A computed fold for a 73-nucleotide RNA from a Candidatus Microgenomates bacterium, annotated as transfer RNA. Its Rfam family is "tRNA". The organism belongs to Candidatus Microgenomatota, within Bacteria. Its mean pLDDT, the model's own confidence on a scale to 100, is 82.
RNA sequence: GGGCCGGUAGCUUAGUUGGUAGAGCACAUCAUUUGCAAUGAUGAGGUCGAGAGUUCGAAUCUCUUCCGGUCCA
Repeated sequence: GGGCCGGUAGCUUAGUUGGUAGAGCACAUCAUUUGCAAUGAUGAGGUCGAGAGUUCGAAUCUCUUCCGGUCCA
């Protein structure tokens, strides 16, 4: 320098052909307990790495770019 894969909540990640962004753990509140843990209920938390384009509508399609991994030179 070139090819391929990945980047989504604090962490691990799903998202099947474009149509309201979900799950587990963690966190907060409440119940249970003398208290803690465990359990149950409820809740908060996301400009989907960044920018632009196509579209009525983009995490998803296209282009540029950043970061990580891998292969080739």